[in-house]
RNA sequence: GGCCGGCCGGGCGACCGCGGUCCGUCACCUCCGGGUGUCGGGUCGAGGAAGGUCCGGGCUCCACAGGGCAGGGUGGUGGCCAACAGCCACCCGGGGAAACCCGCGGGACAGUGCCACAGAGAACAGACCGCCUCUCCUUCGUGCCUGUGGCGGGGAGGAGCGGUAAGGGUGAAACGGUGGUGCAAGAGACCACCAGUACGCCAGGUGACUGGCGUAGCUAGGCAAACCCCACCCGGAGCAAGAUCAGACAGGAUGCGUUCGAGGGCGGCCCGCCCGAGCAUCCGGGUAGAUCGCACCAGGCGGCCGGCAACGGUCGUCGCAGAUGGAUGGUCGCCCCGCACAUCGUGCGGACAGAACCCGGCCUACAGGCCGACC
Numbered sequence: 001g002g003c004c005g006g007c008c009g010g011g012c013g014a015c016c017g018c019g020g021u022c023c024g025u026c027a028c029c030u031c032c033g034g035g036u037g038u039c040g041g042g043u044c045g046a047g048g049a050a051g052g053u054c055c056g057g058g059c060u061c062c063a064c065a066g067g068g069c070a071g072g073g074u075g076g077u078g079g080c081c082a083a084c085a086g087c088c089a090c091c092c093g094g095g096g097a098a099a100c101c102c103g104c105g106g107g108a109c110a111g112u113g114c115c116a117c118a119g120a121g122a123a124c125a126g127a128c129c130g131c132c133u134c135u136c137c138u139u140c141g142u143g144c145c146u147g148u149g150g151c152g153g154g155g156a157g158g159a160g161c162g163g164u165a166a167g168g169g170u171g172a173a174a175c176g177g178u179g180g181u182g183c184a185a186g187a188g189a190c191c192a193c194c195a196g197u198a199c200g201c202c203a204g205g206u207g208a209c210u211g212g213c214g215u216a217g218c219u220a221g222g223c224a225a226a227c228c229c230c231a232c233c234c235g236g237a238g239c240a241a242g243a244u245c246a247g248a249c250a251g252g253a254u255g256c257g258u259u260c261g262a263g264g265g266c267g268g269c270c271c272g273c274c275c276g277a278g279c280a281u282c283c284g285g286g287u288a289g290a291u292c293g294c295a296c297c298a299g300g301c302g303g304c305c306g307g308c309a310a311c312g313g314u315c316g317u318c319g320c321a322g323a324u325g326g327a328u329g330g331u332c333g334c335c336c337c338g339c340a341c342a343u344c345g346u347g348c349g350g351a352c353a354g355a356a357c358c359c360g361g362c363c364u365a366c367a368g369g370c371c372g373a374c375c
Base pairs, nucleotide, nucleotide: 001375002374004372005371006370007369008368010335011334012333013332014331015330016329018045019044020043021042022041023040024039026037027036028035029034047352051363052362054361055360056359057358058357059238060237061236062235066271067270068269069268071234072233073232074231075230076090077089078088079087080086091105092103093102094101095100106229107228111227112226113223114222115221128168129167130164131163132162134160135159136158137157138156139155140154142152143151144150145149176194177193178192179191180190181189195219197216198215199214200213201212202211203210204209242292243291244290245289251283252282253281254280255279256278263275264274265273266272294325299318300317301316302315303314304313305312306311336350337349338348339347340346341345
């Protein structure tokens, strides 16, 4: 200097104040259990993220037979966990000199589809330039003969039918790479080596996978966060869930229906099953109080044991916010840290944020500081 992980996130004191709970006191009420209030005292009172509400679970209700379809989620392997899209270890690919970091990491020979711009051509490909054979035209040299003619052959330019994927050019990507044989020119057309793929065998590993040997055809582009295929998993709604008590009110109109079944439940649909006498729309009226749910659990801390670890087991110890869904604060003094002034001190500043049914994660925000491992 780098890289990774863990932790803290102001301390002490005084005074004033707010909420919960316990004890005492006094007053009132009482169905004699207690309840309400005043005053006093003790004790407890935000976070690492309480946040976003993105996953998962507990809990509650939906009267939980079932089958199929649709839909959603997850996606290397092995393990952990109540569960997860979380965590741990490893594998593979990529980056780095290294510590280490990153990966939405099943399948592209099941099928369908897409691949912008550029380019001739973008997937069982493609002749734009170039290269090559042949035919024709123009033109310039030229050889031979039986010489106002005939025959042959060459160079340059142009046109046309073809061949060619070596070379150029376009592109993120052009249907293996290098060298040779071959050919009119070329080409895995053929050969050697290399890379890659598939299959078989052997060895190691629980496994993903790795290493070695052999054979084959010579080569197979990318995208699945496009449809889709494969494997596994998944009921819905949510604490305004929901339960109890108290209290208030007023019904009316229309339509459908009561075994010829309205309507409802069983996850969205279908089948099927069950309940079933009310249901739907409109007008009008009433209530919106109290208590529970609601703070003791996958709980925190410490030791030991097992495990590389996540984690598990066991022993000891602690009791830790809770609302009117609204308290958790303020002032002063001393200390701490940072900055400035220019040092016996003075001034300014100390983040992000704030419980609301509970818990496990992920993600995001965060002044400043401490500790440890490794390169």
Record summary
The RNA shown here (Bacterial RNase P class A) has 375 nucleotides and comes from uncultured Nocardioides sp. It matches the Rfam family "Bacterial RNase P class A". It is annotated as a ribozyme. The sequence is in RNAcentral, with records from MGnify.